[in-house]
Context: one part of a larger RNA
RNA sequence: CUCUCUCUAAGGAACUCGGCAAAAUAACUCCGUAACUUCGGGAGAAGGAGUGCCUUUAACUAGGCUGCAAUAUCAAGGUCCAAGCGACUGUUUACCAAAAACACAGGUCUCCGCUAAGUUGUAAAACGAUGUAUGGGGGCUGACGCCUGCCCAGUGCCGGAAGGUUAAAGAAGUUGGUUAGCUUAUGGCGAAGCUAGCGACUGAAGCCCCGGUGAACGGCGGCCGUAACAAUAACGGUCCUAAGGUAGCGAAAUUCCUUGUCGGGUAAGUUCCGACCCGCACGAAAGGCGUAACGAUUUGGACACUGUCUCGGAGAGAGGCUCG
Repeated sequence: CUCUCUCUAAGGAACUCGGCAAAAUAACUCCGUAACUUCGGGAGAAGGAGUGCCUUUAACUAGGCUGCAAUAUCAAGGUCCAAGCGACUGUUUACCAAAAACACAGGUCUCCGCUAAGUUGUAAAACGAUGUAUGGGGGCUGACGCCUGCCCAGUGCCGGAAGGUUAAAGAAGUUGGUUAGCUUAUGGCGAAGCUAGCGACUGAAGCCCCGGUGAACGGCGGCCGUAACAAUAACGGUCCUAAGGUAGCGAAAUUCCUUGUCGGGUAAGUUCCGACCCGCACGAAAGGCGUAACGAUUUGGACACUGUCUCGGAGAGAGGCUCG
């Protein structure tokens, strides 16, 4: 010097990204216990007191003894306040991430009538299921409470069948080749059949078309003016759109400007909490806003406590080092 421990005056988070680490709390009995709440909880809330042995008493009780100390060792919650996220118990990156991610009960949409839909397989076949719509598959959301606005123009899906378009196939007809035959005969014409092409017309689904549909994919404006100071604009005008963002929330896990402004907490607060709303670029099942309980979650604050620190010091053990 390194590691593992023990103690440390005064102070007590001044350390630090951050109380990381350490200290503190701790058992049992009794008293006592707030907001909030889904009435179950919260709760071991918080905060207090007691604890050995002997004599006595049925018990209450009364008295005594030792020790610094009696759950005498060991073992054994720190607590509170506020906010975000996720309801919860659970699951996960075996070996850098345990979470706000996944799952979840619940909600909702959609497909499927059984030889089901769907999935695997070239197939046979198997699963679904020895099930049968209170069932099975798929998508989204994610307890609970209050709710879930407007747009069907585009895309998708569902329904429709009048018209347009349209494949294979069929096909009236038509053009060429071939040649029985005819002929004015080294030439020309040419029936039927066969063959090669063209082809009016017939011709399904689909698409066009007509409707519906958002807990389908998605989307949810601009400019100008106006009120008895100024400011602002309930109001008006105009352009565009399928429709122009409703309720609720809002500098937010979302706010660039930004350490926005005001208030609270501090002596001092880019964080935090409460408001405001000018939302660069919240917003309603890619759910919106709340929410008791829960969390090795994230953030801010407080008490207790401490070598985290002021700022070091002392000691024990192990290693290193020196000598052997």